This is a predicted structure of a 1492-nucleotide RNA (small-subunit ribosomal RNA) from a metagenome. Rfam family: Bacterial small subunit ribosomal RNA. RNAcentral holds the sequence, with entries from SILVA.
RNA sequence: AGAGUUUGAUCCUGGCUCAGGAUGAACGCUGGCGGCGUGCUUAACACAUUCAAGUCGAACGAAGCUACAUUGGUUAAUCCUUCGGGAAGCGCUGAUAUAGCUUAGUGGCGGACGGGUGAGUAACGCGUGAGUAACCUGCCUUAAUGAGGGGGAUAACACUUGGAAACGGGUGCUAAUACCGCAUAAAGUAUUGUUUUUGCAUGGAAAUAAUACCAAAGCUGAGGCGCAUUAAGAUGGGCUCGCGUCCGAUUAGACAGUUGGUGAGGUAACGGCUCACCAAAUCAACGAUCGGUAGCCGGACUGAGAGGUUGAACGGCCACAUUGGAACUGAGAGACGGUCCAGACUCCUACGGGAGGCAGCAGUGGGGAAUAUUGGGCAAUGGGCGAAAGCCUGACCCAGCGACGCCGCGUGAGGGAAGAAGGUCUUCGGAUUGUAAACCUUAGUUAUCGGGGAAGAAGCAAGUGACGGUACCCGAAGAGAAAGCCACGGCUAACUACGUGCCAGCAGCCGCGGUAAUACGUAGGUGGCGAGCGUUAUCCGGAAUUACUGGGUGUAAAGGGUGUGUAGGCGGGAUAGCAAGUCAGAUGUGAAAAUUAUGGGCUUAACCCAUAACCUGCAUUUGAAACUGUUAUUCUUGAGUGUCGGAGAGGUAAAUGGAAUUCCCGGUGUAGCGGUGAAAUGCGUAGAUAUCGGGAGGAACACCAGUGGCGAAGGCGGUUUACUGGACGACAACUGUCGCUGAGACACGAAAGCGUGGGGAGCAAACAGGAUUAGAUACCCUGGUAGUCCACGCUGUAAACGAUGAACACUAGGUGUAGGGGCGCAAGCUUCUGUGCCGGAGUUAACACAAUAAGUGUUCCACCUGGGGAGUACGGCCGCAAGGUUGAAACUCAAAGGAAUUGACGGGAGCCCGCACAAGCAGUGGAGUAUGUGGUUUAAUUCGAUGCAACGCGAAGAACCUUACCAAAACUUGACAUCCUGAGAAGACUGAUGUAAUGUCGGUUGUGCCCUUCGGGGAACUCAGAGACAGGUGGUGCAUGGUUGUCGUCAGCUCGUGUCGUGAGAUGUUGGGUUAAGUCCCGCAACGAGCGCAACCCCUGUCGCGUGUUGCCAGCAUUCAGUUGGGGACUCGCGCGAGACUGCCGGCGUCAAGCCGGAGGAAGGUGGGGACGACGUCAAGUCAUCAUGCCCCUUAUGCCCUGGGCUGCACACGUGCUACAAUGGCCGGUACAACGGGCUGCGACGCCGCGAGGCGGAGCGAAUCCCUCAAAGCCGGCCCCAGUUCGGAUCGCAGGCUGCAAUUCGCCUGCGUGAAGCCGGAGUUGCUAGUAAUCGCGGAUCAGCACGCCGCGGUGAAUACGUUCCCGGGCCUUGUACACACCGCCCGUCACACCACUCGAGUCGUCUGCACCCGAAGUCGCCGGCCCAACCCGUAAGGGGAGGAGGCGCCGAAGGUGUGGAGGGUAAGAGGGGUGAAGUCGUAACAAGGUA
Repeated sequence: AGAGUUUGAUCCUGGCUCAGGAUGAACGCUGGCGGCGUGCUUAACACAUUCAAGUCGAACGAAGCUACAUUGGUUAAUCCUUCGGGAAGCGCUGAUAUAGCUUAGUGGCGGACGGGUGAGUAACGCGUGAGUAACCUGCCUUAAUGAGGGGGAUAACACUUGGAAACGGGUGCUAAUACCGCAUAAAGUAUUGUUUUUGCAUGGAAAUAAUACCAAAGCUGAGGCGCAUUAAGAUGGGCUCGCGUCCGAUUAGACAGUUGGUGAGGUAACGGCUCACCAAAUCAACGAUCGGUAGCCGGACUGAGAGGUUGAACGGCCACAUUGGAACUGAGAGACGGUCCAGACUCCUACGGGAGGCAGCAGUGGGGAAUAUUGGGCAAUGGGCGAAAGCCUGACCCAGCGACGCCGCGUGAGGGAAGAAGGUCUUCGGAUUGUAAACCUUAGUUAUCGGGGAAGAAGCAAGUGACGGUACCCGAAGAGAAAGCCACGGCUAACUACGUGCCAGCAGCCGCGGUAAUACGUAGGUGGCGAGCGUUAUCCGGAAUUACUGGGUGUAAAGGGUGUGUAGGCGGGAUAGCAAGUCAGAUGUGAAAAUUAUGGGCUUAACCCAUAACCUGCAUUUGAAACUGUUAUUCUUGAGUGUCGGAGAGGUAAAUGGAAUUCCCGGUGUAGCGGUGAAAUGCGUAGAUAUCGGGAGGAACACCAGUGGCGAAGGCGGUUUACUGGACGACAACUGUCGCUGAGACACGAAAGCGUGGGGAGCAAACAGGAUUAGAUACCCUGGUAGUCCACGCUGUAAACGAUGAACACUAGGUGUAGGGGCGCAAGCUUCUGUGCCGGAGUUAACACAAUAAGUGUUCCACCUGGGGAGUACGGCCGCAAGGUUGAAACUCAAAGGAAUUGACGGGAGCCCGCACAAGCAGUGGAGUAUGUGGUUUAAUUCGAUGCAACGCGAAGAACCUUACCAAAACUUGACAUCCUGAGAAGACUGAUGUAAUGUCGGUUGUGCCCUUCGGGGAACUCAGAGACAGGUGGUGCAUGGUUGUCGUCAGCUCGUGUCGUGAGAUGUUGGGUUAAGUCCCGCAACGAGCGCAACCCCUGUCGCGUGUUGCCAGCAUUCAGUUGGGGACUCGCGCGAGACUGCCGGCGUCAAGCCGGAGGAAGGUGGGGACGACGUCAAGUCAUCAUGCCCCUUAUGCCCUGGGCUGCACACGUGCUACAAUGGCCGGUACAACGGGCUGCGACGCCGCGAGGCGGAGCGAAUCCCUCAAAGCCGGCCCCAGUUCGGAUCGCAGGCUGCAAUUCGCCUGCGUGAAGCCGGAGUUGCUAGUAAUCGCGGAUCAGCACGCCGCGGUGAAUACGUUCCCGGGCCUUGUACACACCGCCCGUCACACCACUCGAGUCGUCUGCACCCGAAGUCGCCGGCCCAACCCGUAAGGGGAGGAGGCGCCGAAGGUGUGGAGGGUAAGAGGGGUGAAGUCGUAACAAGGUA
């Protein structure tokens, strides 16, 4: 960095797709180790269980335990005893004091942090920068001051009582750092003054004076720790503001505490925050409101960047804690593990009531494609409490699980060719796997085992490690335990075999698969990556495919139908000021992490650490003044005004004119008129058409008339008048930027259409009729109503087009035209405005545009972003309606498209040719028959050929054979080839079996050739045997070679170099002539060349020379006869030459090529004929001539034999033959050929037979002999127009020939029989001269069989004006939506299947607005008769005050009722749309597409 894909090819436009990177991923296959990270994206679904917030006894009372001391009670063992008891006394049990420990309660601090989640939120929520003179701040720090003196309660506890429980009630006792008065009182607060000072404003600060008010708590181990007030700091917050922050206008108006004010309340604080009153504001196209979606950011991914996407983990902020509401406490909460209420849910219950909230860590169920352990530890870091020890801490540190990601390592290394075996392929030679393996040598990472063994610890010391016996180190053994996944048609690195056969399947796009698949599946091989590899999903990129950087709009998508003009955007010269934009400097901020660079630490890396850069921003401030802006002054060139002048289908209204059509009246006049391709409908004898005169009425204005004029566009056309708009020219008097554009808005806006009222001649949708047609709801014709016209109103669209928005400036020319001006006698020159053509630069994909730009620039508006669905649906707006405007999506395709190129085609045009037509001649199509084909039949009727270009074709010859087909019967190394073994020569004769034949089983005979060491061996051949193999007319001509047909003997088809074009391509090869011809000439950005044409080759036509048998015979002899002698003259044969070249003359033509005419010549313009077939087309024909790949058969699809079939026959077609007769038939006589063939042959003379033929055998391997008498013709005769003396089919009889054999199934002869047919419908074929027609002859094949085929000669015409038409072809040009190329392409309805969508009586749930009802908790307010410790009065009783229960009220969640709105699900039915190898009907479009 690009690539694939629209086309036959090209360029462009344009979409789709791919290669890259990324992920909290998932899925498939696979899986060795370690490090660092990371792990519910879905149900903010529901949660069992443990744990996650406590701590302080140095605040307090109380309780308990322990120790010790003192003191009671009691008392075992022991001692004494008078035996009654006593002493001491472990132990047990009290009390007191002390010390230690524990803790339910009071009290303090903390539960507002930490941790989770992203539901809500489009917001001052977040980010950034400011403000707070409008505020708060526990713990902490600093400073100052103080702490005096009192009081009354209450938990715990005790007793009692309710309840299942949760949890209470009552009575009584008690402490405090709990609670409450009093005192003290400023630098505190409030009010009122004074002074000073300061701020952007409201205002603030300080000092001072007066008045009023407000505080405290103790504990202790005596070191301290606490307490109160004030000031300040720090930290953390509250509030306010500027800017930024997604989509939808098919959401355009929203809002009533709404906006502001005054006053009050409330708050820490400002504020409609709340309330009363007053005013009517406020927000919004710079997008309000509404709807949808969403936590925001640092960052992350991607990208060259600008951007785009994203917000997991880490960090900052916010919001939430089952849903909704509420307050309490507090420095801080409207509080995740607090309270109250309401709702849903779950649990307990004794049914009366209660309890609960994992979006904390684990874990469970559920959902899901999918996401981990009910682990260890407070050792570290951090937090709470505490004076501290310490306690708590699922924060955190670790471990576990998962290839989820990133990074690192390994699965060995070196040697090793008999290139092993095996696999795969193979042209069978080999190649490859592949140094790969084996084998030898060797290291020892990781894993395993054993031994040692940390740092992390920082505290004053000591002690203290979950991780962990981990990392790391040492040792040991042994290649041992460790490789897969994907791809291999192109893009895209990597190819073969087999299987499959549009099947199975693949596929990201293009596309593969229908019998030779590098594309499916498998295998081998190869490529890529590697503990991973692929797939899926998503994002960015590529995509300049939303274009700021960086796109477009004539024809590809795209300029609004046109103007006026609002907002907005942009804006002339000069001077001066300001400094908003702009530029520069400075300052603050832009958290950390991340990123980048450098360096450092883990063995390296990932990872981590440090430093720097960066954070492109915002704010403040200082400066500059060119540009933009703004203010002021000024100018005239932009713009406008004025005066003069001419041009014009500019507009509106009124009046008026003639021609024409139609109608009416009258006259003349008579049978038709009209209409068409041709007709008919229609009109007309009731008098049309035609013609003359008169009249009526409506509409439109011939000529002039012009790529002429005017208008913004639509549009405007007789003439006159009135009113009126604009442009232009001249002058340079006036104003002095007044300008340009223009979203909305407003106005105008062809035709058709609509409404009301007129009008209505012609024309004419609809409609009717007539034609046409397969049909004809059309084109054509005859009629004809709306409408067309007028007035008023609506509609608001057009290919409203120059498919080209408006304005300004600049940028070569040439030539017309309209209207003005200047100079000039004129011709003409020049200038302005308009309107055309050509053209340069430049632009453009090309076409083209080119001063009237699509060029070069500036400004503004409109519009586009693949095709279809669709300008459709829904919604809104407009409209009387028709409809218009705005304007999607689902789904579907890989294209749709523009310009140009080469072809092909056209019921396009031009030129030209051809037996193409025409002009002729003869046929065919009708008959009979031969032959081929189709069809049908059959056991088989073998196969192929199928428009021209299959059909008397392969087949130049099917009775057997051929033969490939059928039936029956046989053979299996085979009928044929090569190799091996054994035997035997080969061969000949013969028997049996069987219907026959191959076949099977025997017998007899026979011994050859070469070598020999005489044993034998070998060659050929035969038989037997074994396998390799043979064999196949089995398939595929769409796998092929070869060969052939056809366009077409048409004149074309190409190349090299050059030139032009971005390119495909063009040029040459086109043009003007000419030719049979791309034949030749001329011209020309072409110059040459090749394959074709022509010529060279063969036959034929004339002459010459040479030669002269088997040929010839003029003259000389001779004969029946060129028979013989002889001859070479002639014919003829063979060979070699000559000749014809537009060479000569005239004319035409371009001084050419050439054409026309003529001469000469046997022949004249290619003399006639043949062979010869360019590049290519038809997947044309042939696998059955042959060859051949692959596939198939192998006791058969091979081979052999007998018989049958290929010849079957209701029928249809092609090609021939014979005829239909007198230009003939028959009979008799009589002439003249050429090409050829002949030894298994041709076969003479002669004889026999009516004949076919037979007997016989001369001659001849041929210019010698034979086939071989040519026939038509000519001469003579008969027939006399008829189904015949035409015609000969068919049939009968008798024969002949060939052959092993003529029944199916041959040919011929004789006699007899004597069918159709009397010249052939539509149509169609051949032929232009020795041709057609006609006549016979020969040959190949062949035993026999010819009407076919291939040749030969005889006789021998007619016609061609001409190129309009049919067919085919060539060249040029034009159109094209065709390129499989018109047998093309392609449209719509209908039918069928599927898909998504729209409407839909309704119906279901969701969200939401409004109104009303009810009204929990709770704050606030009022009341407070009941209760009532502290304070006051009172000696007291008691009273007062404060407070409380309770009640009422405002507000108020959930709930209810009603009524709207939004989006969604579903639905009978209705509708169009899309898609779908072979359905139906037509033929609309593409060519003039047959009616542009």